[in-house]
RNA sequence: AGAGUUUGAUCCUGGCUCAGGACGAACGCUGGCGGCGUGCUUAACACAUGCAAGUCGAACGGUGAAGUCCCUUCGGGGAUGGAUCAGUGGCGAACGGGUGAGUAACACGUGGGCAAUCUGCCCCUCACUGUGGGAUAACUCCGGGAAACCGGGGCUAAUACCGCAUAUGAAGCCUGGCGGCAUCGCCGGGUUUGGAAAGUUUUUCGGUGAGGGAUGAGCCCGCGGCCUAUCAGCUUGUUGGUGAGGUAAUGGCUCACCAAGGCGACGACGGGUAGCCGGCCUGAGAGGGCGACCGGCCACACUGGGACUGAGACACGGCCCAGACUCCUACGGGAGGCAGCAGUGGGGAAUAUUGGGCAAUGGGCGAAAGCCUGACCCAGCGACGCCGCGUGCGGGAUGAAGGCCUUCGGGUUGUAAACCGCUUUCAGCAGGGAAGAAGCGAAAGUGACGGUACCUGCAAAAGAAGCACCGGCUAACUACGUGCCAGCAGCCGCGGUAAUACGUAGGGUGCAAGCGUUGUCCGGAAUUAUUGGGCGUAAAGAGCUCGUAGGUGGUCUAUCACGUCGGAUGUGAAACCCUGAGGCUCAACCUCAGGCCUGCAUUCGAUACGGGCAGACUAGAGUGUGGUAGGGGAGACUGGAAUUCCUGGUGUAGCGGUGAAAUGCGCAGAUAUCAGGAGGAACACCGGUGGCGAAGGCGGGUCUCUGGGCCAUUACUGACACUGAGGAGCGAAAGCGUGGGGAGCAAACAGGAUUAGGUACCCUGGUAGUCCACACUGUAAACGAUGAUUACUCGAUGUUGGCGAUACACAGCCAGCGUCUUAGCGAAAGCGAUAAGUAAUCCACCUGGGGAGUACGCCCGCAAGGGUGAAACUCAAAGGAAUUGACGGGGGUCCGCACAAGCGGUGGAGCAUGUGGUUUAAUUCGAUGAUACGCGAGGAACCUUACCUGGGCUAGAAUGCCUUUGACAGAUUCAGAGAUGGGUUUUUCCGCAAGGACAAAGAGCAAGGUGCUGCAUGGCUGUCGUCAGCUCGUGCCGUGAGGUGUUGGGUUAAGUCCCGCAACGAGCGCAACCCCUAUCUUUAGUUGCCAGCACGUCAAGGUGGGGACUCUAAAGAGACUGCCUGCGCAAGCAGAGAGGAAGGAGGGGAUGACGUCAAGUCAUCAUGGCCCUUAUGUCCAGGGCUACACACGUGCUACAAUGGGCGAUACAAACCGUUGCAAAGUCGCGAGAUGGAGCUAAUCGGAGAAAGUCGUCCUCAGUUCGGAUUGUAGUCUGCAACUCGACUACAUGAAGGUGGAAUCGCUAGUAAUCGUGUAUCAGAAUGAUACGGUGAAUACGUUCCCGGGCCUUGUACACACCGCCCGUCACAUCACGAAAGCCGGGAGCACUUGAAGAGGCUGUGGUAACCCGCAAGGGGGCUAGGUCUCAAUGGUGAACUUGGUGAUUGGGGUGAAGUCGUAACAAGGUAACC
Repeated sequence: AGAGUUUGAUCCUGGCUCAGGACGAACGCUGGCGGCGUGCUUAACACAUGCAAGUCGAACGGUGAAGUCCCUUCGGGGAUGGAUCAGUGGCGAACGGGUGAGUAACACGUGGGCAAUCUGCCCCUCACUGUGGGAUAACUCCGGGAAACCGGGGCUAAUACCGCAUAUGAAGCCUGGCGGCAUCGCCGGGUUUGGAAAGUUUUUCGGUGAGGGAUGAGCCCGCGGCCUAUCAGCUUGUUGGUGAGGUAAUGGCUCACCAAGGCGACGACGGGUAGCCGGCCUGAGAGGGCGACCGGCCACACUGGGACUGAGACACGGCCCAGACUCCUACGGGAGGCAGCAGUGGGGAAUAUUGGGCAAUGGGCGAAAGCCUGACCCAGCGACGCCGCGUGCGGGAUGAAGGCCUUCGGGUUGUAAACCGCUUUCAGCAGGGAAGAAGCGAAAGUGACGGUACCUGCAAAAGAAGCACCGGCUAACUACGUGCCAGCAGCCGCGGUAAUACGUAGGGUGCAAGCGUUGUCCGGAAUUAUUGGGCGUAAAGAGCUCGUAGGUGGUCUAUCACGUCGGAUGUGAAACCCUGAGGCUCAACCUCAGGCCUGCAUUCGAUACGGGCAGACUAGAGUGUGGUAGGGGAGACUGGAAUUCCUGGUGUAGCGGUGAAAUGCGCAGAUAUCAGGAGGAACACCGGUGGCGAAGGCGGGUCUCUGGGCCAUUACUGACACUGAGGAGCGAAAGCGUGGGGAGCAAACAGGAUUAGGUACCCUGGUAGUCCACACUGUAAACGAUGAUUACUCGAUGUUGGCGAUACACAGCCAGCGUCUUAGCGAAAGCGAUAAGUAAUCCACCUGGGGAGUACGCCCGCAAGGGUGAAACUCAAAGGAAUUGACGGGGGUCCGCACAAGCGGUGGAGCAUGUGGUUUAAUUCGAUGAUACGCGAGGAACCUUACCUGGGCUAGAAUGCCUUUGACAGAUUCAGAGAUGGGUUUUUCCGCAAGGACAAAGAGCAAGGUGCUGCAUGGCUGUCGUCAGCUCGUGCCGUGAGGUGUUGGGUUAAGUCCCGCAACGAGCGCAACCCCUAUCUUUAGUUGCCAGCACGUCAAGGUGGGGACUCUAAAGAGACUGCCUGCGCAAGCAGAGAGGAAGGAGGGGAUGACGUCAAGUCAUCAUGGCCCUUAUGUCCAGGGCUACACACGUGCUACAAUGGGCGAUACAAACCGUUGCAAAGUCGCGAGAUGGAGCUAAUCGGAGAAAGUCGUCCUCAGUUCGGAUUGUAGUCUGCAACUCGACUACAUGAAGGUGGAAUCGCUAGUAAUCGUGUAUCAGAAUGAUACGGUGAAUACGUUCCCGGGCCUUGUACACACCGCCCGUCACAUCACGAAAGCCGGGAGCACUUGAAGAGGCUGUGGUAACCCGCAAGGGGGCUAGGUCUCAAUGGUGAACUUGGUGAUUGGGGUGAAGUCGUAACAAGGUAACC
C1' cells in the first nucleotide's frame, strides 16, 4: 500500500466482499511448563448456609473464672486478682466493599464564584474547667405471649440528664472609624442572652468557649459532550416583585399578595436510548466505536414514601409505613431483604473456591497490649489474554522398508527414520533454602504465601504437537471416490463421469500450545468527503420570481482590541501513553525521572487582516434627463378567409371513405354548384436558431390602462449590495365547482372493418371537454435534464436593438440571440466569454438496485389528488459513456440462375430406390432445415451382418512369451440342422545335444467387444463459399477497449488496380505458377498414319516404304489492353476496330483464407475414460435387414405423330480385359449354349454406338401409344435363386390424354436430347461416375423474393432476434399495511382514598429535675390523645401514546422448465416517453 466482483471487451460511477488490528468473549479440534494479568456483558431474577463492624473496664453500676494470701467447724468463708459477660455511656457504624436500575440532569468534565455556607476526629493560638440536683437501664419480684418480645412494682452509678454562677470573645440591637466587588466586609464603644465532667497518675490523656489552619462537604455560574421535527409550540409556582416562613447557606425552596410574564427553529416541549470522565480499541491524522479490569465523580441498596439520630445519612448488613414475594406460627401474631465474600437455583453461547491469613498495606475502637476487618495479602479453578521456555543437538545414503504418484524409466515422503556420538532446559527424585520484618513486645518471640522462589546433585532423549488451509483474491497439487447427488462457499463461484473448489489419502503451505470458526468495533471506505466527494447524460439544481431571519460584502482615514498572534502565571489528579534509566536470569510485569495532557482561566503585549464605533469617497446599486425596439400583461371594440348549419335556385344518381371495404348520407333529391342568412372558434401569407417575458408562456386589426429592458448623458443619493431557510405570489395541459356558450375537433360510447382474438391501430358517427366569467387544483421530459450573482480567460462568423461618425460601403462601442473553435475542463461523448474553464459568496439537493415516491402519521384540497416521507424483506449488482460484433418488418451501394426473360422438369400415373410411420422374435446401426432422405452402401439370396430364434465354447476365433506332452494334419465312416462330437485308418520333420517347427493341454502376463460417450479427442468431411475477405510489424491517434492501415473518389470477377490520405510495409486468401482443351513450330515415328512411289486384295495400310498429313507424347511459341481511335489525372472502360486459331480471366479442372455451426463420424481407422468377461466375447443353422392401411424425398418409363413399328444405312469419344476380355464358326425365336483363334493390349477382344439419314406402315384412338401386373415355359450365375436375383420367349395389357397449391435445374458447346464405358461385382442398376453425338431459347433490367460483400444508423441483443423482455392469472413461500375487535405496557389529568411522618392548632388526660409553697398543692415547661395541611399506595373515569394478536383483505418480494397474450428494446412492426 491494495485486491475480487456489473461487460464479449473498455473507461467511469457505484454498492457488496476480502486481506490488518482489537476483545471481560463463546464454540470446534488439540493441549507440556512457568510468570503476570483477568473471569455473570444475560435475570437491578430469587436466595439455603457461613462470614463481611465493631471496640473501649484507663467513662459507669453490676457479674465475677484461673491464680495468690488468710481463716476454717474441712461443708466452706474472706481478701486480693481481674479473665469473662450483658447493660448504661463514648467513638465508629455516612468509611471501606458491591452494582449501573434510574438519570439527557449543573449528573459528569473543565474553569470560576460563595462578601450566601457548614466541617466530628487532626494541627496552631487564647481563655476556662466553679457549684448543685433529680432520674434510669442492668439487677430483683410479679404478670402476659407459641414466639418475637412486652407490661407493671422496687433498687442503683456515670464522661448519661438537668439547674445556677463566671465569660474578654460569639449572637441580636444602638453607635463611631476604615475598606471594598452591587448585596456588603473589617476594627472599636454601649446593652440583652446562653456554657464545664471526670478518671488514672510519673509525664499525660480528656472536656468547654473563641479565633485560625487543614481536610471533607453544600450551593451558584460560563463552556462542552446522544438520536429523533413522521415531537412545533411549551409553561400557572409558571417568570418577576414585595413580605414572611424554612435551611448551615442563596433561591418560588415554600406560602400570601401584586404584575403578566418566561422558554423556543442557535430546536423549547415531547419520545427513544444512555451512568459521566481519566481513559481503552482503531486510525497517518482528523475522526469513529466503546466506557470490562485500575482511578475520580454521581446514583441506587426488594419496590414506593418518610423522617429520626448525628459533625456528616434521609443511611446496603438502622428505624417507621404501604406493596409484592418468601419463611415461622399454637392462626392471635411475628420474621426477612447477598447490586458485600464464597456458594445455590434460574436465565444464558458463556464467566471461578461455601479456601488460607490478618505476616504485609490500609481502616475502626482503645493510653496501650490488643480486638475486629471476605478491605486487603495470598492460594485454588479456567490456554480467557499477554509474555517466556521446552518437546532435543550433531553426524548419518543402500537415498532402507512402508505410503503416495508414475510417462513404469523413476519421482516424492527424505537426513526424515534406523544407526553412531553429545547435551539435560522444563517436568521427576533427593539435599540445602530465602528476602518480603519497617514494626510490636520487658523478653521469649512473631510469615498466610511456603519447605514456595532460588541453589546443588542424580537418571535417561528419556515424559511433552497440534490446528487450519492448498480454484482466484492468498503462501501451498496430485491420486482415488462421488456424478447438479452428497456436499462446499467470505465474494466471485464449484459439483450434471477425467472436480488442483465436495469426501478421503499422499504431499505441500501457514501459524504453533495453540489453531480455526462465530459475534462485535475501527480500518481499508475519499462509501457522509473539516482535513477529503459530488449534482447536463451515472443518485443529485427546488417549475419560476419576490422577499424575512441568517450568511457574505467596494475604496480611504481614525479609534477599540471581540476574533487573531506572542510572552508569562494558575490549573489540566494519579494511573495510562512516549522517551530515558532501573528491578524480577529475559520478556510480559513493576519502579523512578522527564515529556505529553493539543484544553480552560487570568494577565502583559502586538494591531496587518476580519469585526465594532466614527468620519469621508464613487468604480457596485439606485434616481433624474433624452431617445428606442418588442406576439410583455389587462380590458373594450372590430375585420376577412375557411368549416358547419338553415333558406331558396340549378341539377341527377350517386356521394363518402379505405390497403381493400363496409357502417353512414342520398330519388322524402344528397354530393356538386349559385345566392342569402346564422353561429362559434382560430388568426394563412409576413414568419425568421427573429422579438418579448422570471418561468409557465405570448401571433388578425384599433383604442385605453400598465410592467420591464436597451442605448446615450453623467445632474443627484452615497454601499443603500448579493444570496436567501421558513414565508408569499405566479404557474402548461388535464381535472373540479357555479353560470353561460358550443362551429370544428374529440376521451368515454356505438357501429363498420382488420384479426386466431382485437375492449386497439383504420373508417363512419359522437358526449364530456376544448371557448367565456368567477373560484379551486399546483402538477409536467415545468428540459439547456445545466440554481442565483460577481470578476477573469484566444479567435472567426451570422443576426436583432441602440449609439457616434458617414454620400455609400468597410471598420468601431454597448446589450441580446446563434454557429465553429484555442487554452482549460471532462469517464467519455462533449462544454468552450450565453462554460460543463479559473475563482468567490449564498441557497437547494445526492449517498447501491428493488420494495417506493409506497405504507403509517401530519398538513393542504370539494374531490381527484398533492406535499412531507420510512421500514421489514430481497439482490450483487442496478447504472453512465464509449468500443467491437450481431441483428433490424433502418438507409445507401454492389454481387450471385437471386428475381425477371426463357427452355425443360418435379408435384398427378405406374414402377425403382431412400426415409418416416406402423408392424415384427428381429425388421441391426448411423445420417434429420438449408448442410438427412438413389446418404454411409461403388452393389444384404448364404457370407457380408453388426439384428432375432435356437444349438455350442469359456485363456476363448487370431498373435507373442513359459511349462508339459507328442503329434498335427489327411482320408473315411457314424450321429447331428450345422458347429461339433465319436470311431477306423495312415503318421512325424530339422538338429550330435540343447532346442526348434507344428499341434494339444495347463498357469499367468494378457485377449475380445460394430458395447457407451463425436458434448473427452485425433484424423477426415459437409456448409457459409471459390464469398473476398482475415490479419500482423512498426508508427500515429485514444486514459482504455480499440481505431488508423482495410475508410474515401474511381475501377475490377477479386482488399484487382489507380488516385487521395498518419500512415509505411508485410502475411494468409484473390490472381498467377499445375493439369486438360483450342492454334502453330520443333523433335521422335510403333502397335498409330498413308500424300507421293511400288506391290497387292472382292474389299482392306494388307505389304515394301515414307514422316508430308492425322494422331501419339515431349519440348517450345502464342494473348500482354501490346497496337489504333474515343473517354479518363491514372487505373481502366468502350469499339459487331485492326491483326490473330484464340481478346480482354479464351473454356474447363485441381486448388477452399481467419473462422462459424459443441455441424457429421467412437460403425472406416486411431484413441482417453467408463462398462461386459461361462458374456455386451466367440462358433454354427435358420430367419431378418426385402414386412405394408399410409406419408414424403430422389429417379426411371410414359401419356404419343418433332411419335411408334419394321427394313436399310452413316459418323464417336473415353474406358476395360489373363481367376479376364473372348473373335470366327455352329445351335437356339431369344436369353444363351458350344467353341476356342487372338490378346498381359495405339497390335486381340468387349464393340453392334444411338439419336441421325433413306424407305415403308400406323392417322389421333386408351390406339401398332403406354408398358405395370399376372400366367406358362426357359437361360445364366452360384453350395443354394422359397422367403429374396437378373434376363429370355409366348400370353396378359393396369394406371396414364402434360398433372392443384406449390416448387427445382440451367446463361453456350450450356439446357434439352441420344447412346457408350467403368467401379463395386459369382450374379444382380432406372443409382453413382466417366465419355462423346445432335444441339437451342432468353437476359429489358435490379423495383421486389432469397443469400452474400462493403459503408452508415439504432439497439435495453453478446448463448448475439430461434435474442431480450412486460403484465394479469394459477401454485408455493416470506415479510409488511388495513381490519370488527381482543390483550398488555408507559406517562400524565380529574375525582376519590388518605398509612407512616413532618409542621400548625388544641391538649379537659399524664407529668422526677426549675420557681412559689412548711406541706398539700399551684405555676412554668413537656407530653399521650384529638384535629387540620402536605402526602405514598389503592380505586374510578375520560382521553393520549406504544406494543402484541386478529377472521378477512391489499399490494409487494422470491421461486429450472405452468396459462394468456406481445407492451418495451431495431422505424420493435401504431416512434418512445413525461